[in-house]
The RNA shown here (Pistol ribozyme) has 65 nucleotides.

RNA sequence: GCUCGUCUGGGCGAGGGUAAAUAGUAAUUAGGCCCAGAGCGUCCCGGCAGCUGCCGGGGGUUUAG
Numbered sequence: 001g002c003u004c005g006u007c008u009g010g011g012c013g014a015g016g017g018u019a020a021a022u023a024g025u026a027a028u029u030a031g032g033c034c035c036a037g038a039g040c041g042u043c044c045c046g047g048c049a050g051c052u053g054c055c056g057g058g059g060g061u062u063u064a065g
Stems, first nucleotide, its partner, number of pairs: 002015004006038006025064003032040001042059007
């Protein structure tokens, strides 16, 4: 330098041609490593459909360091 840990920027970490992970401070939470923004996943409510999806609205882990 490249790829990955949802996306953009920064940090942290992993891997070597693959896109995963027991890593990413600890505990906690459905909430994904952290911060700011987003709102992809996820959670809640309503509707349609009918067993797994679609549409609309809302929330956007918490505590310590």

The RNAcentral record of the sequence draws on ZWD.